Predicted 3D model of a 370-nucleotide RNA (Bacterial RNase P class A) from a Paracoccaceae bacterium. Its Rfam family is "Bacterial RNase P class A". Rfam classes the family as a ribozyme. The model forms 95% of the base pairs in the Rfam consensus. NCBI's taxonomy places the organism under Bacteria, Pseudomonadati, Pseudomonadota, Rhodobacterales, Paracoccaceae. The prediction has a mean pLDDT of 76.
[in-house]
């Protein structure tokens, strides 16, 4: 110079005129994703409270942030790449089920098609037979793999090194790494099928929820086992026990009922208003100091929209990043087009998508010069 991977910023400016919400004292107004509504809180309110388990979910190396996650960082291993780097839905296949099409002799308690090596008969290459699983063939995948040795041919049958499964050491918080010594060795994938293990999770949700004012049908309809016992007292009523019922199940308690009952189911009907909730937050910015870092501490500044059928805007002009053309004395100059993705609505941390142009840094790898 090219190429490649990683992270990051920008995504117009200025001035004029009109036009708009907030707020109050002279100020401010839409993003890095405001999208998706996937995850996680924060904050409301519910089930009478507390507990506890069942459904039903979520995570899945190991350690570490963080309020908290399924997320962010650091490490391991496994794969993919020369390498930088990127991807993993990463605990269990001897606890149980259950898939693997078609091919093919055989798909896991799985096998002899071709071959090989042999004994026998004979019509001399075929018939019956017995061994074998190393060549070969079908397949995504065939009873570890590579050499040797051995053998009738062979096959961990034996040997060596690698796979595997196990025991000590050593290094590391640990997942793991490395060396060493046993064993011929318990054999396929899939659990991103069901399932087992270990952690973990109550629901709706600002259309939450309150406040005020107003309206309506104080509506209907089914179900409600028990419908009891004693004591006081004239009664009405009270007090125990007993039974029911508070909307998954159970343990404690608290409450309400005992019949026109407590209460569960179902259908209808009104409320189209107005305030609150509404923006000071796990908030931002800088610096310092501990961390390899995510990130935290500590000091110091800021105040950065709050609408409510929906503000945050338009027009004019200039330059400005880009592209295309023609002239050029190469300094420039004219003429065109033309500036992505997109729009706050309770609010944070994140992750998934979408970005025309332009720039910054590291990092690998080729080439070249001095």
């Nucleotide at each position: 110079g090219c190429g490649g991977a990683u992270g990051g910023c920008u995504g117009g400016a200025u001035g004029a005129c009109c036009g708009c919400g907030c707020g109050u004292a002279u100020g401010c107004g839409a993003g890095g994703a405001a999208a998706g509504u996937c995850c996680g809180g924060a904050c409301u309110c519910c089930a009478u409270a507390a507990g506890g388990a069942a459904a039903c979910g979520g995570c899945g190396g190991c350690g570490g942030g963080u309020a908290a996650c399924g997320c962010c960082c650091g490490c391991c291993c496994g794969g993919g790449g020369a390498a930088a780097c990127c991807c993993g839905a990463g605990g269990g296949a001897a606890a149980g089920c259950g898939c693997c099409a078609c091919a093919g002799a055989g798909a896991a308690c799985a096998g002899a098609c071709c071959g090989c090596c042999u004994g026998c008969a004979c019509u001399u290459g075929u018939g019956c037979g017995g061994g074998u699983a190393a060549g070969g063939g079908u397949g995504a995948a065939a009873a570890g793999g590579u050499g040797g040795g051995g053998u009738a041919a062979g096959a961990g049958c034996c040997c060596a090194c690698c796979g595997c499964g196990g025991g000590c050491c050593u290094g590391g918080c640990a997942a793991c790494a490395g060396g060493u010594c046993c064993g011929g060795c318990a054999u396929g994938g899939c659990a991103a099928g069901c399932c087992c293990c270990g952690c973990u999770g109550g629901g709706a949700g600002c259309a939450a929820a309150g406040c005020c004012g107003a309206a309506u049908a104080g509506g209907g309809a089914u179900c409600g086992c028990g419908u009891g016992g004693c004591c006081g007292g004239c009664a009405a009523c009270g007090g125990c026990c007993g039974g029911g019922g508070c909307c998954u199940c159970u343990u404690u308690a608290g409450c309400c009922c005992c019949a026109g009952c407590a209460g569960a189911u179902c259908c209808g009907g009104g409320u189209a208003g107005g305030c609150u909730g509404c923006u000071a937050g796990a908030c931002c910015c800088u610096g310092u100091c501990g961390g390899c870092a995510a990130c935290g501490g500590c000091a110091g500044g800021g105040g950065c929209a709050g609408a409510u059928g929906a503000a945050u805007g338009g027009u004019c002009a200039u330059c400005c990043a880009g592209g295309g053309g023609g002239c050029u004395u190469c300094g420039g100059u004219c003429c065109c087009c033309g500036g992505a993705c997109a729009g706050a609505a309770u609010c944070c941390g994140g992750c998934u998508u979408a970005c025309a142009g332009g720039c910054c840094a590291u990092c690998c790898g080729c080439g070249a010069a001095a």